This is a predicted structure of an 86-nucleotide RNA (c-di-GMP-I riboswitch aptamer) from a Desulfuromonadales bacterium. Its Rfam family is "c-di-GMP-I riboswitch aptamer". Gene Ontology term of the family: cyclic-di-GMP binding. It was read from a public genome assembly, where an Rfam model found it. Its mean pLDDT, the model's own confidence on a scale to 100, is 84.

RNA sequence: CUUUGCUCAGAGCAAGCUUCGGGAAACCGAAGGUCGCAGAGCCCCGAGGCUAAAUCCUUUAAGGACAUGCCAGUCGAGCCGCCAAA
Numbered sequence: 001c002u003u004u005g006c007u008c009a010g011a012g013c014a015a016g017c018u019u020c021g022g023g024a025a026a027c028c029g030a031a032g033g034u035c036g037c038a039g040a041g042c043c044c045c046g047a048g049g050c051u052a053a054a055u056c057c058u059u060u061a062a063g064g065a066c067a068u069g070c071c072a073g074u075c076g077a078g079c080c081g082c083c084a085a086a
Base pairs, nucleotide, nucleotide: 002086003085004084005083012037013036017032018031019030020029021028022027035073041079042078045076046075047074048071049070050069055065056064057063058062
């Protein structure tokens, strides 16, 4: 440096749920907690997914479109990184 994650060490993260808070919602933050994770670290660049406040359209009380809002624990690209083995 490359590949791999069978084994070792020291760590790390935290789904669902509960409480509190933010938000129109999706969702997010904090605490508890522990389904899982060897990149469940960072990043919306590409694909995909969620929501639809404002706006627009149809229309007259409802329906539809739309991301400028989100999801990195959906996949890929990029960046950075621990241990071990070969």